[in-house]
About this RNA
The RNA shown here (FMN riboswitch aptamer (RFN element)) has 139 nucleotides.

């Protein structure tokens, strides 16, 4: 150093406008939101190599940061707590796109409610995927 035990902290966002109605942040039209890990062509930043008198450029290699609701996996939630369980296409660029750019779509637990909820209230001052830190052990 790797790894391991226990510990500490952190760890989810969003209803604005109009309409109908006795009543709707729940319906209708427009608007709004997107947990965690991975991947993420290219480009960007850094370093190195070749080459060169030197430098720059070109080429090659390595590392790093950013980056997906609908690609892979996980959590939450649902489920005899078992199997299992939400949603993406088209066009463009490119050697290469599931990830970039553009367009148009789609998805979103349970209980509650003067009326059907991704956005209000509640379980929840909760839990968790995980992230960071520090301690001890450790060739």
């Nucleotide at each position: 150093a790797a790894a391991u035990u226990g510990c500490u902290u952190c760890g989810g966002g969003a209803c604005g406008a109009g309409g109908u109605g006795a009543a709707a942040u729940c319906c209708c039209u427009c608007a709004c939101c997107g947990g965690c890990g991975g991947u993420g062509a290219a480009g960007c930043g850094g370093c190195c190599c070749u080459g060169u008198u030197u430098g720059a450029u070109c080429g090659g290699g390595c590392c790093g940061a950013c980056a997906a609701g609908u690609c892979c996996g996980c959590g939450a939630g649902c489920g005899g707590u078992a199997a299992g369980c939400g949603a993406g296409c088209c066009g463009g660029u490119c050697a290469g796109a599931a990830u970039c750019c553009g367009g148009c779509a789609c998805c979103g637990a349970c209980g509650g409610u003067c009326a059907u909820a991704g956005u209000c209230c509640g379980g929840a001052c909760g839990g968790a995927a995980g992230a960071a830190g520090a301690u001890a052990u450790g060739a």
Rfam family: FMN riboswitch aptamer (RFN element). About the family: The RFN element is a highly conserved domain that is found frequently in the 5'-untranslated regions of prokaryotic mRNAs that encode for flavin mononucleotide (FMN) biosynthesis and transport proteins.